Annotation
The RNA shown here (Glycine riboswitch aptamer) has 108 nucleotides and comes from Novosphingobium sp.
């Protein structure tokens, strides 16, 4: 000096599962009715946000088991399982892959 496993950033790829139903505000648009008017009340579509109900999915975290490993105290351990969290239109996240690029420093 190289150099593994490891970890950390950047680009790229990146699955599933109700844009379900109900409430309740807000805004829009639109139709009736009062009324000079400002405006008020009522239905409707729509879109947003809280909340609550039922479904349903797992690849963030968690969490259990466990082939196997190390090792014999006992410890690591999935894409298995479970859904506590998260997620079920777009966005946004997303385990794992692939290129780069810093660190690291085992073995030789």
């Nucleotide at each position: 000096g190289c150099u593994g496993a490891c970890c950390g950033c950047g680009c790229g790829g990146g699955a599933g599962a109700g844009u379900u139903c109900c409430u309740g505000c807000g805004a829009u648009u639109c139709g009736u009715g009062g009324a000079a008017a400002c405006c008020c009340a009522c239905a409707g579509c729509u879109c947003g946000c809280a909340g609550g109900g039922c479904g349903c999915c797992g690849a963030a975290g968690g969490a259990g088991c466990a082939a196997c490993c190390g090792c014999c105290c006992c410890g690591g351990a999935a894409u298995c399982u479970c859904u506590c969290a998260g997620g079920c239109a777009a966005a946004a996240g997303g385990a794992c892959c692939g290129c780069g690029u810093g660190g690291g420093g085992u073995c030789g």